[in-house]
RNA sequence: GGGCCAGUAGUUCAAUCCGGUAGAACGCACCGCUGGCAGCGGUGAGGUCUCGGGUUCAAAUCCCGACUGGUCCA
Numbered sequence: 001g002g003g004c005c006a007g008u009a010g011u012u013c014a015a016u017c018c019g020g021u022a023g024a025a026c027g028c029a030c031c032g033c034u035g036g037c038a039g040c041g042g043u044g045a046g047g048u049c050u051c052g053g054g055u056u057c058a059a060a061u062c063c064c065g066a067c068u069g070g071u072c073c074a
Stems, first nucleotide, its partner, number of pairs: 001073007010026004020057001028044006050066005
């Protein structure tokens, strides 16, 4: 220098293919069961979907560019 893959909640990841309400688990807060802890159950908070632009009635999703990480080639 070039190719490919990835970037979504505090963490690990789905949803992308086929545009139409942003989700799960763990963690966190509160409540219940217990004498208390652990554990289990319930409820809740938490998001610039990496950034900028474009297309569209509508973009995490499609298109272009950039950044970061991984990997392969040189």